[in-house]
A computed fold for a 176-nucleotide RNA from a Clostridiales bacterium, annotated as Lysine riboswitch aptamer.
RNA sequence: AGGUAGUUUAGAGGUGCGGUAUUUAAGAGUAGCCCACCAGAGAAUGAAGGGAUUCAAUGAAGGUGGAGGAAAGGAAAUACCGCCGAAGAGAGCCGCGGCCCUCACGCUGCUUUCUGGUCUGGAAGUUAAGAGCUUUCCGACUGUCAUCAAGCAAUUGAUGGAGCGCUAACUGCCUU
Numbered sequence: 001a002g003g004u005a006g007u008u009u010a011g012a013g014g015u016g017c018g019g020u021a022u023u024u025a026a027g028a029g030u031a032g033c034c035c036a037c038c039a040g041a042g043a044a045u046g047a048a049g050g051g052a053u054u055c056a057a058u059g060a061a062g063g064u065g066g067a068g069g070a071a072a073g074g075a076a077a078u079a080c081c082g083c084c085g086a087a088g089a090g091a092g093c094c095g096c097g098g099c100c101c102u103c104a105c106g107c108u109g110c111u112u113u114c115u116g117g118u119c120u121g122g123a124a125g126u127u128a129a130g131a132g133c134u135u136u137c138c139g140a141c142u143g144u145c146a147u148c149a150a151g152c153a154a155u156u157g158a159u160g161g162a163g164c165g166c167u168a169a170c171u172g173c174c175u176u
Stems, first nucleotide, its partner, number of pairs: 001175006008169004014084001016083009034066005042055003046103001048102004087115007095107003116142004121137006144161007
C1' cells in the first nucleotide's frame, strides 16, 4: 500500500423517522341523560351469532320537538426527547380487554415477509371528514453502491441493485 473479516466506534440521505407535553381548530350544537308527543314489543357488548342476567304495557326499540351539552381516536403549531430499519405495513402465535363463548376489533410481546427516502396523481381501506394515515400502481425528485462511457481532476450521463446497505476510522488476519 492492497485485500478480507468484525455484536467495534462515529457519521451521511432531508419537507428524514418516531415519541411526549402544551395550545388551537375540527369532532359538534353530534352522543349519553331529562321533558312532551307519536308509536306499540322488544332492548341491553361490536348494526354479528349463541347463552346468562337485567330492564320493559307504571311503555322497550324507533321517530319528532324542546332544554342542555361532552369525549375518544385522528389533525395543525410550538417545545423537548430518542434516533437513520430511523420506522411502517402484511401474515401467524401467546397473553390482556369490555358479563361468558365463537367471530370481529384494540393493545403489548415473539416469529416471519416486504419497503432506501420524499412528493403529485389514480385505486382500495380507515375515519365524522374533500383532512390525515396505510397499502398498491404510474410518474417525478433525491441519497447510496456496482458496471459502462466522457473528463487531467472535481464531476457528468446511462443502466441496474438494495438499508442484513453505504462512508470514514479502529482492530484482527492475509498478500506485496